[in-house]
Model confidence (mean pLDDT): 84 of 100. Small-subunit ribosomal RNA from an uncultured prokaryote, 1384 nucleotides, folded computationally. Its Rfam family is "Bacterial small subunit ribosomal RNA".
RNA sequence: GGUCGAGCGAUUAAAGCCCGCAAGGGCAUAUAUAGUGGCGGACGGGUGAGUAACAGGUGGAUAAUCUGCCUUCUUGUGGGGGAUAACGGCUGGAAACGGCCGCUAAUACCGCGUACGAUUACCGGUGUUUUGGCCCGGGCAAAGAAAGAGGCUGCAAGGCCUCGCUGAAGGAUGAGUCCGCCCCCCAUUAGCUAGUUGGUAGGAUAAUAGCCUACCAAGGCAUCGAUGGGUAGCCGGGCUGAGAGGUUGGCCGGCCACACUGGGACUGAGACACGGCCCAGACACCUACGGGUGGCAGCAGUAGGGAAUAUUGGACAAUGGGCGAAAGCCUGAUCCAGCCAUGCCGCGUGGGGGAUGAAGGCCUUCGGGUCGUAAACCCCUUUUCUGAGGGAAGAACAUCCACGGUAGGAAAUGACCGUGGCCUGACGGUACCUUAGGAAUAAGCAACGGCUAACUCCGUGCCAGCAGCCGCGGUAAUACGGAGGUUGCAAGCGUUGUUCGGAUUUACUGGGCGUAAAGGGAGCGCAGGCGGUUUGAAAAGUCUAAAGUGAAAGUCCGGGGCUCAACCCCGGAAGUGCUUUGGAUACUUUCUGACUUGAGUACGCGAGAGGAGUGCGGAAUUCCAGGUGUAGCGGUGAAAUGCGUAGAUAUCUGGAGGAACACCAGUGGCGAAAGCGGCACUCUGGCGCAGUACUGACGCUGAGGCUCGAAAGCGUGGGGAGCGAACGGGAUUAGAUACCCCGGUAGUCCACGCCGUAAACGUUGUGCACUAGGUGUGGGAGGUAUCGACCCCUUCCGUGCCGUAGCUAACGCAUUAAGUGCACCGCCUGGGGAGUACGAUCGCAAGAUUGAAACUCAAAGGAAUUGACGGGGGCCCGCACAAGCGGUGGAGCAUGUGGUUUAAUUCGAGGCAACGCGAAGAACCUUACCCAGGCUUGACAUCCCGCGACCACCUGUGAAAGCAGGUUUUCCCUUCGGGGACACGGUGACAGGUGUUGCAUGGCUGUCGUCAGCUCGUGUCGUGAGAUGUUGGGUUAAGUCCCGCAACGAGCGCAACCCCCGUCCCUAGUUACCAGCAUUAAGUUGGGGACUCUAAGGAGACUGCCGGUGACAAGCCGGAGGAAGGUGGGGACGACGUCAAGUCAUCAUGGCCCUUAUGCCCAGGGCCACACACGUGCUACAAUGGGCGGUACAAAGGGCUGCAAACCCGUGAGGGGGAGCCAAUCCCAAAAAACCGUUCUCAGUUCGGAUUGGAGUCUGCAACUCGACUCCAUGAAGCUGGAAUCGCUAGUAAUCGCGGAUCAGCAUGCCGCGGUGAAUACGUUCCCGGGCCUUGUACUCACCGCCCGUCACACCACGAAAGCUGGUUGAACCAGAAGUCGUU
Repeated sequence: GGUCGAGCGAUUAAAGCCCGCAAGGGCAUAUAUAGUGGCGGACGGGUGAGUAACAGGUGGAUAAUCUGCCUUCUUGUGGGGGAUAACGGCUGGAAACGGCCGCUAAUACCGCGUACGAUUACCGGUGUUUUGGCCCGGGCAAAGAAAGAGGCUGCAAGGCCUCGCUGAAGGAUGAGUCCGCCCCCCAUUAGCUAGUUGGUAGGAUAAUAGCCUACCAAGGCAUCGAUGGGUAGCCGGGCUGAGAGGUUGGCCGGCCACACUGGGACUGAGACACGGCCCAGACACCUACGGGUGGCAGCAGUAGGGAAUAUUGGACAAUGGGCGAAAGCCUGAUCCAGCCAUGCCGCGUGGGGGAUGAAGGCCUUCGGGUCGUAAACCCCUUUUCUGAGGGAAGAACAUCCACGGUAGGAAAUGACCGUGGCCUGACGGUACCUUAGGAAUAAGCAACGGCUAACUCCGUGCCAGCAGCCGCGGUAAUACGGAGGUUGCAAGCGUUGUUCGGAUUUACUGGGCGUAAAGGGAGCGCAGGCGGUUUGAAAAGUCUAAAGUGAAAGUCCGGGGCUCAACCCCGGAAGUGCUUUGGAUACUUUCUGACUUGAGUACGCGAGAGGAGUGCGGAAUUCCAGGUGUAGCGGUGAAAUGCGUAGAUAUCUGGAGGAACACCAGUGGCGAAAGCGGCACUCUGGCGCAGUACUGACGCUGAGGCUCGAAAGCGUGGGGAGCGAACGGGAUUAGAUACCCCGGUAGUCCACGCCGUAAACGUUGUGCACUAGGUGUGGGAGGUAUCGACCCCUUCCGUGCCGUAGCUAACGCAUUAAGUGCACCGCCUGGGGAGUACGAUCGCAAGAUUGAAACUCAAAGGAAUUGACGGGGGCCCGCACAAGCGGUGGAGCAUGUGGUUUAAUUCGAGGCAACGCGAAGAACCUUACCCAGGCUUGACAUCCCGCGACCACCUGUGAAAGCAGGUUUUCCCUUCGGGGACACGGUGACAGGUGUUGCAUGGCUGUCGUCAGCUCGUGUCGUGAGAUGUUGGGUUAAGUCCCGCAACGAGCGCAACCCCCGUCCCUAGUUACCAGCAUUAAGUUGGGGACUCUAAGGAGACUGCCGGUGACAAGCCGGAGGAAGGUGGGGACGACGUCAAGUCAUCAUGGCCCUUAUGCCCAGGGCCACACACGUGCUACAAUGGGCGGUACAAAGGGCUGCAAACCCGUGAGGGGGAGCCAAUCCCAAAAAACCGUUCUCAGUUCGGAUUGGAGUCUGCAACUCGACUCCAUGAAGCUGGAAUCGCUAGUAAUCGCGGAUCAGCAUGCCGCGGUGAAUACGUUCCCGGGCCUUGUACUCACCGCCCGUCACACCACGAAAGCUGGUUGAACCAGAAGUCGUU
């Protein structure tokens, strides 16, 4: 996808040339061409649907084949014939396309002649050979052409050349067919196959063959994976990886397949044919509705789909292809250009100088730091860019023309070679070069918690968001968002997807199976795998050498070309493979001969719950019968159901029946495992030992397969005493479908048959070999010894414990391996889903075996460690219980809290460890709350300016604060300029905040707990976390001390050192004291320094002494002496830490918030409310008491804004008064209980005092809300307190009063003081708390832990489901187009 007029007939416009007046004719065998004929449309280009296949790769075979054009050699090219398109006429149809008649040519078609070869069949062989191969000889049959086209020469006949054509034999190229090996997943696909497998004969084909047909035989394939299903073009190569591998097949190259879907043939050398034909189908288009046409998986382009993929470009100039003699024509092959940062490579966006470290941004400890020499600015360069110019560069050779030569030829045309000439460029005015200009035209993206290079601020506040994994975010986020800075890469950067790597995480290289996932329940055994010593042979594996092949490209190495590189070119290596040939023979293998040690056999001895069957025995339970006997028995934590006066239980005698076999009995025995236990007999398997004889590798393991296989369960038939699922009843309990009790059916037992599973476990497959020991026990043999049996020694087999090396994550294992090796089998690959679903096999069933996925999680798991915990264990302590004494819980009141209320009832504290707490004292103040009125540099601090002394006093107004006005007054220093303090006014920086966060903090405090603990250094042990020390034996109040010990020491705690009390001594005596002396009303005074006391210093107590005990220790028990005895009593003192314990309202303080208010001032109110609930207290309920009267005895404190005596007044609170006292001097100050006397006589009272009325006192500016006290009157509840609960072990509990702080006043609270003064402790079982050791753990936020299941709601996935529907596949059958073959 055409081309050829130089195959053929025919037709031929314009322009040109010639002839011609013109019309017209002729020529260039011009040009063009529909038809006929030839060659090509089987190449080139596209795509990967199908295909698991001789499709592909690789190596062979073809002696079983074909091959147009090309090439070599050779034989020929004789003579005839009949048609047909085009064309012409008529005609149909909308068109597509036809029909009929007539004419004509050929390199179109058909006979005839000839036949160098060749072919077929037959006969032959003296041949060679691998089957139809090659070679030779003979006869027979069949079979061809274009006298073609062009040219040269010649008068002609003819001759010659070129291109064709024909027969034959080769070559080359291409193709067909066959074979070995390689070539994905599923066994939940295990059996498949009738043209199937083979044979004979024939047919078909270029050719072999069941390729097809007829007949005959019954074969063929398959666990070394047939058949079926799924998926897929294969390779050279690409990516990755150290490699081995894994993954992939886009570009380039080779092969295959396909061309709208399916089928079919025709033509041809070649097709069952991408741009050919026929049929069927779907789709689209045209139509006059009758009928036609089409096939981009060619290049562009359009639509659709999609996350996504380009121009309807130029040229045949080159390379290549088709046709042609050639010119040439055709060529979306190809060469170029366009688009896309899609990839790779190269280049640039400038270089040097430049500190005031500019401005600005960001941060800040406010000093500064950083962006940063970065910029500006100065000097320089010009790749790139822009302008101008050059560059007809390189990429081009060939055809053609001319000339020359060579061979042949008579010559010419022609063929071949050489030289010269002409012509041709899509890219493209492109590459490149020169010149001018000017830093000019050119930087982004991601990240900054760790992995992982790089940090701050602001915003946000578990929100918004981030995230590869771990994980960030709940008000100080290097993790979100923004900014500055920094880091990385760079014309790119980041994300997503995918593959390999890391991953030794499928392990060939190179893993495992006791407890992490993983040894089959056990044995026998076919196939398979592996196999002792030795002789000889073979040479399959193995090793070696050579040859062929392993295309090119790619990779690697060495060169070369584009300015470099990417890229391209040349050469080499490599390609681990396959084929063929020669050689080697150690090992494996095969064959052959031998051997005895592996294995086995025989003889002898031995032990045993080994197996099967039959029989026998005694004890016990139950039942039956009988006797004795009477009211209970039985059972439990306690009971009840149950049995029993119809006679149980108990007891005696006799009988029946079933099941199991006490003691012996033992980490003893036997068996493959499951398992096996009275005794005897019969049958029978295996094992051990000793010595000899025999066989001669007969062995080990063992996928499938077969057999055995506890209990429960199933079937049939027996049996059934006891026990006993289910079931019934009684209890327990919130319930109790359980545990306990009373009953009780299957079953348990036997025979036969199923089932085939268990924590079938040593959680450890079988066999063989090797590698320290010690100590038991069972069976045997030998030695020694003995009268004999023991004991003892050696050895083989079995069965335990301990332990070395080694192994192990550790625990542990360790000659009975989990050590070191070999052989074979089974099994594992994160947790859940799940040993589930579906399918299949087995089973009577129950169910067993085999055995997924979706989905979901970031873990699940092992071993060990530290703690914590336990209704685990051991030891020990504490007013922890017990033993006691007194309370609370009931009443009234006080006080705190909750709740409620309120304008406000300010805030905090919340189990112990909040609640008479902060508060050691709310009428105002306090005060933080509420209401109302005011102030705004402020009530308070610092700085600046102005002015003035300040202070004080008065008036008006007002609730006050405040506001307005007035009176009075002249500070200190001085260098005489001024300065300082104070007050007022002004300005702005700032003040102020009991606003928030105690989960941002400091400090302080509570608590476990005055419990005895908590740690460190060095050493040692352990892979490590950690351990040891600190555990153990004793002892103590104590980790106190002693002893022991791979520990040795040390620190913080304990104790002691400090204070008070108890005894004594010394010193000192005023305000204290008074024995003796004097004196008084009185220690009042003199005096005394003895005593008490005061207050400074000492002594004393240390288990020091004695006895006992203990281990010769520490210590304990007892005793002596002593004021005191084993810490003498009390206090201060609180380890590492826990509770995000408490406190931002003591104080301090980060962040946040308010700023004419959340700050400040002031009046009044509130914190004091009141149905109620709780805590802590006071007073009581009375006679151990109340009232009245009388009489004693303290300690410790306080006192000048103070304590206040005597005396007077008042019933009293108190008032008046004022001595004395700055206090061992004076005062508060009376102590009270007690004791003595009297009264009351058991009652709501002579108990109890609430509440209320009246009258007062005191403090204070002021007692209304809202003080205390006094007097008179009133006289409530309450008669000892439910469940529950608190304190206390000696000068303690109980009881009695006194003082102080706070404070104007106000105490039942708090902190102190003394007086009187008990009871009880057997003891550690229990409750609570704590300490040490040990054990278990799935807890570590640590038992107030962790965690399971149902249900409710929503959502996702999978299975099942009456059915409905689509697809795929198989078998059988009906109809049947085109076509091929056959027949007529």